Bacterial RNase P class A from a Desulfobulbaceae bacterium, 370 nucleotides, folded computationally. The RNAcentral record of the sequence draws on ENA. Its mean pLDDT, the model's own confidence on a scale to 100, is 77. Its Rfam family is "Bacterial RNase P class A". Gene Ontology terms of the family: ribonuclease P activity, tRNA processing and dimeric ribonuclease P complex.

RNA sequence: UAGGGCGGAUGCAUGGUCGCUCCGUCUUCUCUGACGGAGAGGAAAGUCCGAACACUGAAGGGCACGGUGGUUCGUAACGCGAACUUCGGGUAACCGGAGGAAAGUGCCACAGAAAAAAUACCGCCGAUGGCCUGCCGAUGGCAGGAUCAGGUAAGGUUGAAAUGGCGAGGUAAGAGCUCACCGCUUUCACGGUAACGUGAAAGGCAGGGUAAACCCCACCGGGUGCAAGACCAAAUAGGGAAACGUUUGAGGGCUGCCCGUCCGAUGUUUCCGGGUAGGUUGCAUGAGGUGCCGGGCGACCGGCAUUCCAGAUAAAUGAUCAUGAUCUGUGAAACAGAUACAGAAUUCGGCUUACAGUCCGCCCUAUAUU
Numbered sequence: 001u002a003g004g005g006c007g008g009a010u011g012c013a014u015g016g017u018c019g020c021u022c023c024g025u026c027u028u029c030u031c032u033g034a035c036g037g038a039g040a041g042g043a044a045a046g047u048c049c050g051a052a053c054a055c056u057g058a059a060g061g062g063c064a065c066g067g068u069g070g071u072u073c074g075u076a077a078c079g080c081g082a083a084c085u086u087c088g089g090g091u092a093a094c095c096g097g098a099g100g101a102a103a104g105u106g107c108c109a110c111a112g113a114a115a116a117a118a119u120a121c122c123g124c125c126g127a128u129g130g131c132c133u134g135c136c137g138a139u140g141g142c143a144g145g146a147u148c149a150g151g152u153a154a155g156g157u158u159g160a161a162a163u164g165g166c167g168a169g170g171u172a173a174g175a176g177c178u179c180a181c182c183g184c185u186u187u188c189a190c191g192g193u194a195a196c197g198u199g200a201a202a203g204g205c206a207g208g209g210u211a212a213a214c215c216c217c218a219c220c221g222g223g224u225g226c227a228a229g230a231c232c233a234a235a236u237a238g239g240g241a242a243a244c245g246u247u248u249g250a251g252g253g254c255u256g257c258c259c260g261u262c263c264g265a266u267g268u269u270u271c272c273g274g275g276u277a278g279g280u281u282g283c284a285u286g287a288g289g290u291g292c293c294g295g296g297c298g299a300c301c302g303g304c305a306u307u308c309c310a311g312a313u314a315a316a317u318g319a320u321c322a323u324g325a326u327c328u329g330u331g332a333a334a335c336a337g338a339u340a341c342a343g344a345a346u347u348c349g350g351c352u353u354a355c356a357g358u359c360c361g362c363c364c365u366a367u368a369u370u
Base pairs, nucleotide, nucleotide: 001366002365003364004363005362006361007360008359009358010357012324013323014322015321016320017319018318020039021038022037023036024035025034026033041341045352046351048350049349050348051347052346053225054224055223056222065221066220067219068218069217070084071083072082073081074080085098086097087096088095089094099216100215104214105213106210107209108208121156122155123152124151125150128149129148130147131145132144133143134142135141136140164182165181167179168178169177183205184203185202186201187200188199189198190197191196229281230280231279232278239272240271241270242269243268244267251263252262253261254260288307289306290305291304292303293302294301295300325339326338327337328336329335
């Protein structure tokens, strides 16, 4: 210098004017008013996991159902994170995957002989038993043919995948049939907390793929979510109590009042209680933030100091002006336009997804120079 890997920060800036929500102080009987302060995010998003909290269920255990899946550690917990193991990819930095298919069942399109039960299309052989031909010392023997039965799975052919790999021996041709090495299984020894690694011995080829197919093994999980729940409480129904009243008429309609008249007994009035609308709370001090010190490879943990940092409810967090920044129209000036993704709603810990641009750190590879 070029290319690459991993991680982090930022997310237009400053000022003026006018508004909105909340909090504090003062003022006002109240409404209100004045002053001061605070006011979206790294993902507030998806609502995918895990918790807190609340109500509800539950003696305890099991089945069913659902979830998770290398090991150890971290954590309140997790399907999250860290370190490590192993397999795969990459020259490397680094990245990705992860229980069991030799317990059982199912499935494997097309093609292909054959998809797990065994078999054979082209081949190879035809030792053995026939057949045909020839020869001979002839109830038989020998040689040949590749013709039938048969043997074989080396090679070819199909497929995403083909019944351990490779070499030698062996054979009629072949074959773990035998042997060496590799693979596999079992056992033992050593190292490691463990996953696992290294080494040795024995076995014998029992082992195709698929578990986001059923299933097996280990571990975990009761349900519903702040529209949870608690409190205050207009209204309505049903409920309870007391008083009054039933021809000696409570009460009601007509009415401003009296009279009068009509209705009137499963009644009328008051209170309790109930709980809808509405309001208050839950609801902002928390597994909190920041700094320093200490422990740990790390995730993370401990101690000390310091700090308070949105709280709406149909929903505030805005509008506008000026100057500047960046980008685009275009190479420059001037001018014009644009400003990533997105937006709190009970609260935390994660994951995933979206994101214009700008900045920073560490590492790898190649080339050049010193």